[in-house]
A computed fold for a 351-nucleotide part of an RNA from an uncultured bacterium, annotated as small-subunit ribosomal RNA, central domain.

Context: one part of a larger RNA
RNA sequence: CUGGGCGUAAAGAGCGCGUAGGCGGCCUAUCAAGUCAGAAGUGAAAUCUCCAGGGCUCAACUCGGAAACUGCUUUUGAUACUAAUAGGCUGGAGUGACAGAGAGGUGAUUGGAAUUCCCGGUGUAGCGGUGACAUGCUUUGAUAUCGGGAGGAACACCAAUGGCGAAGGCAGAUCACUGGCUGUCAACUGACGCUGAGGCGCGAAAGCGUGGGGAGCAAACAGAAUUAGAUACUCUGGUAGUCCACGCCCUAAACGAUGGAUACUAGUCAUCAGGGGUAUCGACCCUCUUGAUGACGUCGCUAACGCAUUAAGUAUCCCGCCUGAGUACUACGGCCGCAAGGUUGAAACUC
Numbered sequence: 001c002u003g004g005g006c007g008u009a010a011a012g013a014g015c016g017c018g019u020a021g022g023c024g025g026c027c028u029a030u031c032a033a034g035u036c037a038g039a040a041g042u043g044a045a046a047u048c049u050c051c052a053g054g055g056c057u058c059a060a061c062u063c064g065g066a067a068a069c070u071g072c073u074u075u076u077g078a079u080a081c082u083a084a085u086a087g088g089c090u091g092g093a094g095u096g097a098c099a100g101a102g103a104g105g106u107g108a109u110u111g112g113a114a115u116u117c118c119c120g121g122u123g124u125a126g127c128g129g130u131g132a133c134a135u136g137c138u139u140u141g142a143u144a145u146c147g148g149g150a151g152g153a154a155c156a157c158c159a160a161u162g163g164c165g166a167a168g169g170c171a172g173a174u175c176a177c178u179g180g181c182u183g184u185c186a187a188c189u190g191a192c193g194c195u196g197a198g199g200c201g202c203g204a205a206a207g208c209g210u211g212g213g214g215a216g217c218a219a220a221c222a223g224a225a226u227u228a229g230a231u232a233c234u235c236u237g238g239u240a241g242u243c244c245a246c247g248c249c250c251u252a253a254a255c256g257a258u259g260g261a262u263a264c265u266a267g268u269c270a271u272c273a274g275g276g277g278u279a280u281c282g283a284c285c286c287u288c289u290u291g292a293u294g295a296c297g298u299c300g301c302u303a304a305c306g307c308a309u310u311a312a313g314u315a316u317c318c319c320g321c322c323u324g325a326g327u328a329c330u331a332c333g334g335c336c337g338c339a340a341g342g343u344u345g346a347a348a349c350u351c
Stems, first nucleotide, its partner, number of pairs: 004322003007305002012319001014202004021195003025089006033082002035078008051065001053063003092192001093189003096185005104178007111155001116150007126137002163170002207248006216242002221237004259318006267296011300307002324351003333344004
């Protein structure tokens, strides 16, 4: 390399948009590039292989013959498929009209509960914390309780096996702007599609830069315990950080450890959003159907576990990735970054 694979054994890129490329619905006509058939030329000789012979006593070896050299070129045809050209179609894709659900996104405004702090009232000796203590707070009046105020962060109940988003993720309320999705109708376009090397964008938390903010929590740090020790677990404090704006970083068990698209392949139950029917004043219930989300299960698949119309089944197309373990998510070099570091990514050697 081939063959074989990628849920858990090595292996699906964190996610999207999209360039080149690859692949691509139905019908008709033309063409004849691919494709198929015939012919001609060429494919040096030797070698190898095969066939039937000759020569060394046989064989290896060797001699000549025949074949072969599966290729290329030219030419004559064929036209199913692929390509190309022209025309058409509507099932894929998209547009439109009318409905619908939603923590989808961005910005602004606003609400109550709670914690903390400050001021005032009542009130007096404890509070707090633990397995038990202690550090800590408190007669300069704490804790508790009532009233007033300040400030920051997060949004109980609703709430769900629920919803939305490409992923990361998204939850008090209201308003403005805005993306996507679903259903019904079948009016319009007429293959406009799928995937996607590079590329571009988004990307939890932590971290970084500048400027704000800082209630609670809390790496580091300090103290008290525990302990043989205790650089921990427990406790009292507590700074970065957590929050906001702008700019970086670009990694995660970024997980469904399962790339995307399309088609097909028994059923049962449940949830969410629509549509139709029956019924009805209306709704619930019943029933059919589309999309989404779950639980089981036949066939099939799987090493097993399990998956099972949301496939890990049956197929096609495109991309990414794997190739014994360690060395090594390393070294060197490149690219990126303010840095931290990220990305790409070996070898010697050992087994």